Predicted 3D model of a 311-nucleotide part of an RNA (large-subunit ribosomal RNA, domain IV) from Megaloprepus caerulatus. The coordinates come from a structure-prediction model, not an experiment, and the mean pLDDT is 82. It matches the Rfam family "Bacterial large subunit ribosomal RNA".

Context: one part of a larger RNA
RNA sequence: CAUUCUUUAAGGAACUCGGCAAACUGCCUCCGUAAAUUCGUGAUAAGGAGGCUCGUAAGAGGACACAUAAUCGGGGAGAUCAACUGUUUACCAAAAACACAGCUUUUAGCAAACACGUAAAGUGGUAGUAUUAGAAGUGAUUCCUGCCCAAUGAUUGUAUCUUAAAUUCUCUGGUUAACGCUAGGGAUAUAAAGACAAUUAAAUGGCCGCAGUAACUCUGACUGUGAUAAUGUAGCGAAAUCAAUAGUCAAUUAAUUGUUGACGAGUAUGAAAGGGAUAAUGAAUUUCCCGCUGUCUCAAAGAUGAUCUCG
Repeated sequence: CAUUCUUUAAGGAACUCGGCAAACUGCCUCCGUAAAUUCGUGAUAAGGAGGCUCGUAAGAGGACACAUAAUCGGGGAGAUCAACUGUUUACCAAAAACACAGCUUUUAGCAAACACGUAAAGUGGUAGUAUUAGAAGUGAUUCCUGCCCAAUGAUUGUAUCUUAAAUUCUCUGGUUAACGCUAGGGAUAUAAAGACAAUUAAAUGGCCGCAGUAACUCUGACUGUGAUAAUGUAGCGAAAUCAAUAGUCAAUUAAUUGUUGACGAGUAUGAAAGGGAUAAUGAAUUUCCCGCUGUCUCAAAGAUGAUCUCG
């Protein structure tokens, strides 16, 4: 100087973005074990006692040590997200992302839809047959999933309308003796498609405004009026949800831009881009408490290594 370790008075997170790192805990036997819950769990919850030697046992002995040479959980309370086990950025991200069982829609009647392939042969799908196969969304369970088909799309229908070339009819020019050839015009006619009509939102998507009004004030159940396809329902809510914002009240603290519980116009919440709630699970994120400690107050000593000096 610094690698890896050991120990430390008093205090015990005052350190710090943050208890990062370290420390505590740790095994066996016995006792004991809460809320919540999908009744399986939670749970090694938490929290205690014992462990050596002698003795069958009661018990006795013992200065220290007495589960430990190594192996070897710190615990608890609240919240967010995701149900879970699983998967992922080989070499900065392991997660709340992906997947998942479950739910829903849709396509397909078999030479299936769909996919690979040269508009091929052929192959997969499948030696399967709608309780099957493909595509898409959501993502256990539980309570639910509101209104809108005007636009975009999809499906179905189609009396009528629009519409290409071929077809049929016809006119004109050029040329020719004629047949014919050639250039142009008009009419006729129909397919797909479109117009048109209907259905469809767990399809792409969307889900208002202005005035007035109640025995102080405030608010506005109520009334009027305009617009729309329909005017955001149930829920949740300063949220993983722009900003205002360190919102306001309460709890926590001596003190809190934190966290939790409430409040709500959130004018940018909101229902399979799923909404709300959820036991269990999580090297996830976040707040607090107990224990513990050199993280710190504030450093010190020792071992080891490197450097350096001598040899």